[in-house]
RNA sequence: GCUGUUGUAGCUCAGUGGUAGAGCACUUCCUUGGUAAGGAAGAGGUCAUGAGUUCAAUCCUCAUCAACAGCU
Numbered sequence: 001g002c003u004g005u006u007g008u009a010g011c012u013c014a015g016u017g018g019u020a021g022a023g024c025a026c027u028u029c030c031u032u033g034g035u036a037a038g039g040a041a042g043a044g045g046u047c048a049u050g051a052g053u054u055c056a057a058u059c060c061u062c063a064u065c066a067a068c069a070g071c072u
Base pairs, nucleotide, nucleotide: 001071002070003069004068005067006066007065010024011023012022013021018055026042027041028040029039030038048064049063050062051061052060
């Protein structure tokens, strides 16, 4: 230098056009003499960034950034 993969909650990952989800973690409550375990509720997201297509984009296209892999 070229090619490819990945980027979504604090962490690990789903979701592949139609208003964003799970597990763990966090907060409050219940339960217990107390802790752990268990149960109920809740908060937390500019879906890496910027453009484009579309009535509508996490999803499709392009560029950029970051990480990783391969080739030279």